[in-house]
Model confidence (mean pLDDT): 82 of 100. A computed fold for a 73-nucleotide RNA from Stylophora pistillata, annotated as transfer RNA. It matches the Rfam family "tRNA". By type it is a transfer RNA. The source organism's lineage runs through Eukaryota, Opisthokonta, Metazoa, Cnidaria and Stylophora. The sequence is in RNAcentral, with records from Rfam.
RNA sequence: UCUCCAGUAGCUCAGUGGUUAGAGCAUCCGACUAGAUCACGGAGGGUCGUGGGUUCAAGUCCCAUCUGGGGUU
Numbered sequence: 001u002c003u004c005c006a007g008u009a010g011c012u013c014a015g016u017g018g019u020u021a022g023a024g025c026a027u028c029c030g031a032c033u034a035g036a037u038c039a040c041g042g043a044g045g046g047u048c049g050u051g052g053g054u055u056c057a058a059g060u061c062c063c064a065u066c067u068g069g070g071g072u073u
Stems, first nucleotide, its partner, number of pairs: 002071006010025004018056001027043004049065005
C1' cells in the first nucleotide's frame, strides 16, 4: 500500500429489510431463610462505532470514515 473480519446493555454475544432491539452474566428490588449462599420472580440499563445515502420501512443493503485484529506486499 492492498485486502478480509469485528464494532449492538457494565461484560460475553444473538438478531432472514417488516411492526416495542433481545439472551446469559453482572447491578438493584421482591419473595424465601433465624440470617446468608444457591435456586425463584421482577426492574433499571441501548443514539446498534461515527456521518451520509437507498427504501414505505435499515442493527441488517450501499458509500465514506474511526478503532481493534488477521493476511499480503